RNAcentral holds the full RNA, with entries from ENA. Small-subunit ribosomal RNA, central domain from an uncultured bacterium, 351 nucleotides, folded computationally. The coordinates come from a structure-prediction model, not an experiment, and the mean pLDDT is 85.

Context: one part of a larger RNA
């Protein structure tokens, strides 16, 4: 490279926006670049292939024919692709009206609880464990009542419930703000899909500067346990966890399943959202429909497990990635970073 693959065997970039590129709906006309047919030229000979022939055969040799490529202009074909022009509305977008939501940012605010401080009551213990001890307490603890301070998180509701591209998002109110869905079918008229580079977002931990610090808690100290115990258990406890700004850019960033479009039996749920018909005072229920989210299951697929209209089925388009294990996601180089380190990424050797 061809081919084959990527849920669990190696393999889907953590997620999005988007440049180049690739690919692209229906109808008409033009063109004839791609495409197809014919012609001319050329592709020395040898070689190759086919036919025939010569050395007794063969190798070898001789004769004739064929083959693919390229250039050129020319003649022609016009289904498909391209280009140009015109038109369309089923893709896409817009408009109008609704609608659900922990979607995002900011400001403010509430109650429960823990801790600490002050005061009252009160006395000999509390705490902790498998059992203990360290620890706290007669300088009055624990318990209990009242008052105060401060930080962090929001019980119940809460739900294979909701929202978001992913990371993720949960008390309440207000302000700013993104997206979705449904109904109408009024407008634009292919404006689309994907997306190498690029840019942005990106849990936790970690880093810088400043603040904050209740609880928890790496490190650390002590008490236990044990043969030992640099652990598991206990008592403490500092970074950190919180806020602002700036970095880091990773993860079992998982559905271990890239995105888009179309197609392909059903059944059942939704403690999800919207719309509609009939009936009705109205709601619920029933029925229809669109969107989302679960379970089961046919065909089909799969090595099996399993997937199965939310596909891992049947197809098309685009991107990413894999190619035995170890060495190694390492070295070197480059780029990025304050650092920690990240990204890219081998080879020797070895099985």
């Nucleotide at each position: 490279u061809u081919g084959g693959g990527c849920g669990u065997a190696a393999a889907g970039c953590g997620c999005g926006c988007g440049u180049a590129g690739g690919c692209g709906g229906c109808c008409c006309g033009a063109u004839a670049a791609g495409u197809c047919c014919g012609c001319u030229g050329u592709a020395a000979a040898a070689g190759u292939c086919c036919a025939g022939g010569g050395c007794u055969c063969a190798a070898c040799c001789c004769u004739g024919g064929a083959a693919u490529g390229c250039c050129g202009g020319u003649g022609g074909a016009u289904a498909c692709u391209g280009u140009c022009g015109g038109g369309c509305u089923a893709g896409a977008g817009g408009c109008u009206g609704g609608u659900a939501g922990g979607g995002g940012g900011g400001u403010g605010u509430g109650g429960a609880a823990u801790u600490c401080c002050c005061g009252g009551u009160g006395u000999a213990g509390c705490g902790g464990u498998g059992g203990a001890a360290u620890g706290c307490g007669c300088a009055g603890a624990u318990a209990u009542c009242g008052g105060g301070a401060g930080g962090a998180a929001c019980a119940c509701c809460g739900g294979u419930g909701g929202c978001g591209a992913a990371g993720g998002c949960g008390g309440c109110a207000c302000c700013c703000u993104g997206g979705g869905c449904c109904a109408g079918u009024c407008c634009u008229g292919a404006c689309g899909c994907u997306g190498a580079g690029g840019c942005g977002c990106g849990a936790a931990a970690g880093c810088g500067u400043g603040g904050g610090g209740a609880g928890c808690a790496a490190a650390c100290a002590g008490g236990a346990u044990u043969a030992g115990a640099u652990a598991c258990c206990c008592u403490g406890g500092u970074a950190g966890u919180c806020c602002a700004c700036g970095c880091c850019g990773u993860a079992a960033a998982c559905g271990a399943u890239g995105g888009g479009c179309g197609c392909u039996a059903g059944g059942u749920g939704u403690g999800g959202g919207g719309g509609g018909u009939c009936a009705u005072c109205g709601a619920c229920u029933c029925c229809c429909u669109c969107c989302g989210u679960g379970c089961c299951g046919u065909a089909g697929c799969u090595a099996a497990c399993g997937c199965a209209u939310u596909a891992a089925g049947c197809g098309c388009c685009c991107c990413g990635c894999c190619u035995g294990g170890g060495g190694a996601g390492u070295a070197c180089g480059g780029c990025c970073g304050c650092a920690a380190g990240g990204c890219u990424a081998g080879a020797a050797c070895u099985c």